[in-house]
């Protein structure tokens, strides 16, 4: 040095142009004599920056990081 894959919540993951699912722990509550367990409930502007669009996590572009693969 080419190319490609992937970045979502503390973790681990799924959507994919229209208000971002689920589970794991963590808060809180209800239940209970205390506890576990079960049950409700709360947490994300989506690696950065720019485009396009009425609208972008979702499509372009451009850097960052990780990992593969060519040489």
């Nucleotide at each position: 040095g080419g190319c490609g894959u992937g970045a979502u919540a503390g973790c681990c993951a799924a959507g994919u142009g229209g208000u971002a699912a689920g589970g794991c722990a963590c808060g809180g509550g209800u239940c209970u004599g205390c506890a576990a367990a079960a049950c409700c409930u709360g947490u994300a502007u989506g690696g950065u920056g720019g485009g396009u669009u009425c609208g972008a996590u979702u499509c372009c572009c451009a850097c960052u990081c990780a990992c593969g693969c060519c040489u």
Molecule: transfer RNA
Organism: Patescibacteria group bacterium